[in-house]
RNA sequence: GUGGCUAUCGUUCAAUGGUAGGACAACGGUUUGUGGUACCGUGAAUCAGGGUUCAAUUCCCUGUAGCCACC
Numbered sequence: 001g002u003g004g005c006u007a008u009c010g011u012u013c014a015a016u017g018g019u020a021g022g023a024c025a026a027c028g029g030u031u032u033g034u035g036g037u038a039c040c041g042u043g044a045a046u047c048a049g050g051g052u053u054c055a056a057u058u059c060c061c062u063g064u065a066g067c068c069a070c071c
Base pairs, nucleotide, nucleotide: 001070002069003068004067005066006065007064010024011023012022013021018054026042027041028040029039030038047063048062049061050060051059
């Protein structure tokens, strides 16, 4: 340089164009003599900028970052 893939809570993964969810972690509560375990609850995210659409994590374009192959 060319082609391809990926980007979502702190971490790891979901999500037919129609309320962004699970697990772990954090915080609070119940339980316990204390801690741990167990149970319940709370907060927290779509890489950036445009476009299409009534509606975009999803489709299109450009850019950024990372990874893979070829050279």
Molecule: transfer RNA
Organism: Candidatus Saccharimonadota bacterium